[in-house]
RNA sequence: CCAGGAGGCCGGGUGGCCGCCCCGACUUCGGUCGGGGAGGAACGUCCGAGCUCCUCCGAGCAGGGUGCCGGGUAACACCCGGGCGGGGCGACCCGACGGAAAGUGCCACAGAAACAUACCGCCCCGACUCGUCGGGGUAAGGGUGAAAUGGUGCGGUAAGAGCGCACCGGUCCUCUCGGUAACGGGAGGGCCGGGCAAACCCCACCCGGAGCAAGGCCAAAUAGGAGGACUCUCGCCUCGGCGAGAAGGGGCGCUCGGCCCCGUCCUCGGGUAGGCCGCUCGAGUCCGCCGGUAACGACGGACCUAGAUAGAUGGCCACCGCCCCGACCUGUCGGGGCACAGAACUCGGCGUACAGGCCACCUGGCUCC
Numbered sequence: 001c002c003a004g005g006a007g008g009c010c011g012g013g014u015g016g017c018c019g020c021c022c023c024g025a026c027u028u029c030g031g032u033c034g035g036g037g038a039g040g041a042a043c044g045u046c047c048g049a050g051c052u053c054c055u056c057c058g059a060g061c062a063g064g065g066u067g068c069c070g071g072g073u074a075a076c077a078c079c080c081g082g083g084c085g086g087g088g089c090g091a092c093c094c095g096a097c098g099g100a101a102a103g104u105g106c107c108a109c110a111g112a113a114a115c116a117u118a119c120c121g122c123c124c125c126g127a128c129u130c131g132u133c134g135g136g137g138u139a140a141g142g143g144u145g146a147a148a149u150g151g152u153g154c155g156g157u158a159a160g161a162g163c164g165c166a167c168c169g170g171u172c173c174u175c176u177c178g179g180u181a182a183c184g185g186g187a188g189g190g191c192c193g194g195g196c197a198a199a200c201c202c203c204a205c206c207c208g209g210a211g212c213a214a215g216g217c218c219a220a221a222u223a224g225g226a227g228g229a230c231u232c233u234c235g236c237c238u239c240g241g242c243g244a245g246a247a248g249g250g251g252c253g254c255u256c257g258g259c260c261c262c263g264u265c266c267u268c269g270g271g272u273a274g275g276c277c278g279c280u281c282g283a284g285u286c287c288g289c290c291g292g293u294a295a296c297g298a299c300g301g302a303c304c305u306a307g308a309u310a311g312a313u314g315g316c317c318a319c320c321g322c323c324c325c326g327a328c329c330u331g332u333c334g335g336g337g338c339a340c341a342g343a344a345c346u347c348g349g350c351g352u353a354c355a356g357g358c359c360a361c362c363u364g365g366c367u368c369c
Stems, first nucleotide, its partner, number of pairs: 001365005007359004012320007020037007039340001043351002046349005051211004063207005068082005083097001084095004098202002103200002105196003119142002121138008150168006169192010215277004225268006231246007248262005284303005290297002321338008
């Protein structure tokens, strides 16, 4: 220098003016002053929790999830470390990684056959028109395929075949050594007819439901419910009640008039509009130090960092930074742009999007000293 691998971080800056949301102080109630105001993903809402309500005596079915080992954590399907398998020359990356002789199902195309099958070939037997046909055996050879009965050799056989044997490979059991364990090494013995379980299924383990529009509190009216008390007039009757009306009260901004509505008063509970809480101090953030390979944890110190409810976090100007385009006097001018996105109860993860840039590490190759 080129090509790669893996990790962390930033993601426009400064100043001015005008606005928006929240908090505090002051106020002549009009405002004034001061402070704070999006993210690494605030996103998707895919997992795991806190919190709240509902059901509840417990268990099971259904349904869903998880599936090598050890550790971390409030918990997890997440993270760290390790094992095994696969890929890469390598740094490193990927893996839901229990069970396929419990059963069912599927295996495109090709191929005779994808689980019990013989197309060609080989061997044996039979027939005859003498190079063909029929029957049987054979998975060793050819051909097809992603995949075809474990591989090599010797024996064996009509030809063959784990049919037998030796070695290798796989798998299970027993013993033994190392390791906390997964697992790995060694010895002996048994077995060796495919694949797929993020197909049904089987095995083991785990899981109540709904979600801050959860949920709680206060609570308007000529709204509406229950109970009690009460002035006057009229009517009815079963003589104590019922019904109707008024005095009065209320509304039309105020006063008068007019119009409209309503018996009046008290008490109680529910509850709409509306308001308040939940609401942001929390498995919090940063720094130091210690333990641990690490994830992470212990201790000490410092800090407070948006809380709206139709939902604020914006706009303009100047200078600078970066990118693109054009021009020429080649370092200036002019124009355009600055990613993805954007809180709504809160955390821990995962996944996805992202212009441009920074930091340190590792691998392979080339060149120079």
Record summary:
The RNA shown here (Bacterial RNase P class A) has 369 nucleotides and comes from a Dehalococcoidia bacterium. The RNAcentral record of the sequence draws on ENA. The organism belongs to Dehalococcoidia, within Bacteria. It is recorded under the gene name rnpB.